[in-house]
RNA sequence: UAACACAUGCAAGUCGAACGAGAAAGCCCCUUCGGGGGUUAGUAAAGUGGCAAACGGGUGAGUAACACGUGAGUAAUCUGCCCCGAAGUAGGGGAUAACUUUCCGAAAGGAUUGCUAAUACCCUAUAAGAUCAACCUUCGCAUGUUGGUUGAUGAAAGGUUUCGAUCGCUUUGGGAUGAGCUCGCGCCCCAUUAGCUUGUUGGUAGGGUAAUGGCCUACCAAGGCUACGAUGGGUAGCCGGCUUGAGAGGGUGUCCGGCCACACUGGGACUGAGAUACGGCCCAGACUCCUACGGGAGGCAGCAGUGAGGAAUCUUGCGCAAUGGGGGAAACCCUGACGCAGCAACGCCGCGUGGACGAUGAAAGCCCUUGGGUUGUAAAGUCCUGUCACAGAGGAAGAAAGUGCUUGCAAAAGCACUUGACGUUACUCUGAGAGGAAGCCUCGGCUAACUCCGUGCCAGCAGCCGCGGUAAUACGGAGGAGGCAAGCGUUGUUCGGAACUACUGGGCGUAAAGAGCGCGUAGGCGGCUUUGAAAGUCAGACGUGAAAUACCUUGGCUCAACCAAGGAAUUGCGUUUGAAACUUCUUAGCUUGAGUGCAGGAGAGGAAAGCGGAAUUCCCAGUGUAGCGGUGAAAUGCGUAGAUAUUGGGAGGAACACCGGUGGCGAAGGCGGCUUUCUGGACUGUUACUGACGCUAAGGCGCGAAAGCUAGGGGAGCAAACGGGAUUAGAUACCCCGGUAGUCCUAGCUGUAAACGAUGGGCACUAGGUGUAGGAGGUAUCGACCCCUUCUGUGCCGAAGCUAACGCAUUAAGUGCCCCGCCUGGGGAGUACGGUCGCAAGAUUGAAACUCAAAGGAAUUGACGGGGGCCCGCACAAGCGGUGGAGCAUGUGGUUUAAUUCGACGCAACGCGAAGAACCUUACCGGGGUUUGACAUUAACUCGACGGUACAGGAAACUGUGCUUUCCCUUCGGGGACGGGUUAACAGGUGCUGCAUGGCUGUCGUCAGCUCGUGUCGUGAGAUGUUGGGUUAAGUCCCGCAACGAGCGCAACCCUUGUUCUUAGUUACCAACAGCUCGGCUGGGUACUCUAAGAAGACUGUCGGUGAUAAGCCGAAGGAAGGUGGGGAUGACGUCAAGUCCUCAUGGCCUUUAUAUCCCGGGCUACACACGUGCUACAAUGGCCGGUACAAAGGGUUGCGAAUCUGUGAAGUGGAGCCAAUCCCAAAAAGCCGGUCUCAGUUCGGAUUGGAGUCUGCAACUCGACUCCAUGAAGUUGGAAUCGCUAGUAAUCGUAGAUCAGCACGCUACGGUGAAUACGUUCCCGGGCCUUGUACACACCGCCCGUCACACCACGAAAGUUGGUUGUACCAGAAGUCGCCAAGCUAACCCUCACGGGAAGCAAGCGCCCAAGGUAUGAUCAGUGAUUGGGGUGAAGUCGGAACAAGGUA
Repeated sequence: UAACACAUGCAAGUCGAACGAGAAAGCCCCUUCGGGGGUUAGUAAAGUGGCAAACGGGUGAGUAACACGUGAGUAAUCUGCCCCGAAGUAGGGGAUAACUUUCCGAAAGGAUUGCUAAUACCCUAUAAGAUCAACCUUCGCAUGUUGGUUGAUGAAAGGUUUCGAUCGCUUUGGGAUGAGCUCGCGCCCCAUUAGCUUGUUGGUAGGGUAAUGGCCUACCAAGGCUACGAUGGGUAGCCGGCUUGAGAGGGUGUCCGGCCACACUGGGACUGAGAUACGGCCCAGACUCCUACGGGAGGCAGCAGUGAGGAAUCUUGCGCAAUGGGGGAAACCCUGACGCAGCAACGCCGCGUGGACGAUGAAAGCCCUUGGGUUGUAAAGUCCUGUCACAGAGGAAGAAAGUGCUUGCAAAAGCACUUGACGUUACUCUGAGAGGAAGCCUCGGCUAACUCCGUGCCAGCAGCCGCGGUAAUACGGAGGAGGCAAGCGUUGUUCGGAACUACUGGGCGUAAAGAGCGCGUAGGCGGCUUUGAAAGUCAGACGUGAAAUACCUUGGCUCAACCAAGGAAUUGCGUUUGAAACUUCUUAGCUUGAGUGCAGGAGAGGAAAGCGGAAUUCCCAGUGUAGCGGUGAAAUGCGUAGAUAUUGGGAGGAACACCGGUGGCGAAGGCGGCUUUCUGGACUGUUACUGACGCUAAGGCGCGAAAGCUAGGGGAGCAAACGGGAUUAGAUACCCCGGUAGUCCUAGCUGUAAACGAUGGGCACUAGGUGUAGGAGGUAUCGACCCCUUCUGUGCCGAAGCUAACGCAUUAAGUGCCCCGCCUGGGGAGUACGGUCGCAAGAUUGAAACUCAAAGGAAUUGACGGGGGCCCGCACAAGCGGUGGAGCAUGUGGUUUAAUUCGACGCAACGCGAAGAACCUUACCGGGGUUUGACAUUAACUCGACGGUACAGGAAACUGUGCUUUCCCUUCGGGGACGGGUUAACAGGUGCUGCAUGGCUGUCGUCAGCUCGUGUCGUGAGAUGUUGGGUUAAGUCCCGCAACGAGCGCAACCCUUGUUCUUAGUUACCAACAGCUCGGCUGGGUACUCUAAGAAGACUGUCGGUGAUAAGCCGAAGGAAGGUGGGGAUGACGUCAAGUCCUCAUGGCCUUUAUAUCCCGGGCUACACACGUGCUACAAUGGCCGGUACAAAGGGUUGCGAAUCUGUGAAGUGGAGCCAAUCCCAAAAAGCCGGUCUCAGUUCGGAUUGGAGUCUGCAACUCGACUCCAUGAAGUUGGAAUCGCUAGUAAUCGUAGAUCAGCACGCUACGGUGAAUACGUUCCCGGGCCUUGUACACACCGCCCGUCACACCACGAAAGUUGGUUGUACCAGAAGUCGCCAAGCUAACCCUCACGGGAAGCAAGCGCCCAAGGUAUGAUCAGUGAUUGGGGUGAAGUCGGAACAAGGUA
């Protein structure tokens, strides 16, 4: 949980001292053997009668109710048994069951004949008291009540007895107990339930009841209930209590106790003191069972138990020994109440599973930085103890009564006997023995407790946040740890925390939340003084608030749980006595709140009528000619039928420029030309009048922008829809040309807006300053202005205070009071359904399922913006030269391949790692070998020095076989170095992870930034400093400043270059001198050049101007150089998980006869193609030929290599000199002079190819460079696009070096010649500072919206359909009460001639009411439903790009 259905047994009987009748088995005796007698026994079983069965026990279906709780009332009542009183208990009568006879039936049961008793039934008598009626009387607020008189009415039963009595019976008074009825207050949710009611509300009369009452009937009246929630719907037994909480509250109603209701479902009465009766009756219905089919029986929501349902809940036990109940005089009987036992760790409580000592900190496990740590005194071991369990022995309390006897008048007392389910009990003693007795959860944070292994977004965990994608304290296992412990953890539920429903105790400018605004009803709240009342309020007393529980104090079980006693408490209700401040009511006043009067001025306040000018458009006419118009640019459009433009005239509608103003008025919406009429409100002054007349306001009523709707007008301009033109990928848009509703008026409707101050109304209080509008007063003046004061409105700034902050701040969002409205996470959704309103559109009221862990506010720091301001950079612009086209070189992608090793991918990969792949390199591929290894260290064993060398196989590595040589020390055992072999540790890895790392590097960027301490400001994140005004190349400097200082960056210090000086003078130099082979060659010299050390010099130092007197800037002078002179080195905090595990180092993983290692060959060099970077060109500023000049910086001993000779040449020969300021490479080239070519695919260009060579090298086939001869391709200046450069720069010319045997168009360095341009900062790119916006923070390569498609989920609608509940009308009418009738029937009483009659009653019949049932028609709630509608959620789907930045049309 199924108030679902129940097999079986038991759960209510008892009384022989109310009554009549009355067995049998068994035993004994007799017997004619058929039987009889006694006993059993006046027993059993049954009957009449009495009492009980209405208690006890169960359940919670129904019930929202006087059901319950609490407190009253009953003058409106009853009460068996019990207690205390009073009075009685007399005389009679007729039946009937049992039993017996006959019969029916399967049974259950029934009919009939005859007999009989009573404490069963009936009649008569009596009546203290009782009841009724009348009269008098007491009391009472009153229906009433007390007492008295008279009249009337109605009783009884006997039993037992020891004869003392006792138990009964009748009438009556009182008590006690129990019950009935009535009332005040309390008592759940829904208003998407707002109206309900005809016996309904009341009255009169009657009936009925124990009793009041529409409880019922007749008649009369038309009432009664309801927003303080009626009626309806849903849910629910109520309470003491239990639980939670600080409390106030919230949840709950199991056990125990009180009350109620129910007993298969519905209806009904009977009996009775009491029932409308759980184990009684009747009827109807459903179900089950029996049946001979005709009929019958039944009701576990008693105790056990069964089935079913369910996640889930026990024994068909023992006993009446105790307590209690029924009957009885009693013994006693009955008692599934109860007492016990059984089952279940379901709960609470207590106890044990051992104690002490014990460090080689054993073994083993786990971890490890390999040292150790930890489990851990834990174990072992030694010495003890003995709870529980086990065995044995003993062993209660719970027992009081009862019976018998004795005493006693009695009450009672004494003695004896007897009664224990639990119970093999509790408890005590003895025995043995650490023996038989520990688990569960957790260890990422919250939250106490950490490591290893496995796994690899898998498996899994998860209360929330979140873990898991190869180093997981989060998964699984292990070790360890933490927590609790015979339990532990999970799940569910309730309260708390949660001030997240706020009474205590919340909010509403922007987070959810002020109604669009007013008038006003109910309600709530309400000024000063005074009188009284005492409803609220406060105090005292009394009653009640059951017991149990909870609390306190004691006591009893060894303790505790548990139990008992006493106390306090029970905050409540009622009665009563007081108080009178406050609230309320009441009395009498007051004037300050409110209102009126009077005197004024202001105003787009409202309504109606009339009038006016400017402008647009249209029409007519004139002038006039080719365009106009429009846009970013255009086109559609208009125009030669004359437009636009211009002039004149006319028509018509709408709106009112300037004034005009955070100016005015209005409640809000809103109101703007002028005049008139009507009309509302506010303000100022005065203080004459009223005397609290006030504030707020649920419902209600009214007003209410724009759009929209209805009808009728009107229609100039503008303009949804619509048409056209553009734009665009598209463009149902933005822009343009047109254009209809509409916009306007009248009369209605609608009733909403970001109806906003996102701020309800009223009153009071709380610093100021400064505008402005309207009024009044004062001062002053001739007057006006100015000035001062004050009231009302409207703005700005600001103190305190408030606020999350922003902000608000006498116009509060401050401080208080009063009233109303509204809010309670986001979405679903202001949706659905229902109601109301509306012509419709729609408005208003207004959910749920489901889903998410957020949604949101304010502020902060960044980042970003098709935001703003300032500034910089070869960023653009101005220039010069390139790339992109060609051929070649080189790198990359792709493709191919056995392999084309790997890495690098926007800038910041791509002539990059690689400063140089033929072998090697080499990491790749094929094949062949090796396995302690090619390489390091250690140990053990063993052989041998090491080494040199020959041969065979083989492509080599390698394998195999030989020869030769024989080391040092020694204590002669051996040891050492080195080599070979074996073994064990280990080696090795360019294998993976740069997303585990170190280091190094790139980039923003040589950009000017990045921070800190202290202080200050802010709740905080943070801010300030660092912003501002200037200035700079610069966060450079100056000034200012709640900041003051400091650090890393900038600058400087360093190198180089430019000038000079000093010193020094070989290998450099050569001015003067000398010599000479004419060459600084020699002597000589150190002046110059130069070399390389030191020093000087440049600092905005000087002058002028400018600036703020600053910092600085501009100009000038001087100077080799001028404002960081040029160049370099130098790279802040950080960013990019940037790059690199293939430089190196390194964690982890992987591999170990292979991913290691050796060798040969191949590959990295491939080739349809695409891209990057370069070289050479396309030519005459050139090519070619000849002649001739001037560098710098480097390199050189396995090296540079001169002269000489040979070769056309590459080169060869040769070897001088040089370890270098000495010699060599080495010729610089462009240039200059002269000649030639004459614009052509050429005397340009040189690719490609053929042939012949040189050099390096074991080796140039794959695959080197160079030379000569020959060949002579593309290419005639390069599309879109794009790169570099601001001066000794670009451009151009050559030279050297590293790497390297050889190989350079690359790289690095060097010098020669040597320009053009920069107006400027609008734009592109990048960057810096300030500011602004932000829905971004993975930070715009961001975020994010909607349709469509697919899947899933819940919901709405829907022709219908199914069921539950219920209303109304009608039919029907069992049982039964009541009424009527009663021709049938009848013992008691009356009359009688004893036949009969009467009275009284009954059956049957009829009537009212009425359950089930039926028919019809509604309402309502659910289920389901083809189809359909939106919603939500989903993986990287589709289409667009609506929002967030000015989001690119705010």

This is a predicted structure of a 1450-nucleotide RNA (small-subunit ribosomal RNA) from a metagenome.
Model confidence (mean pLDDT): 84 of 100.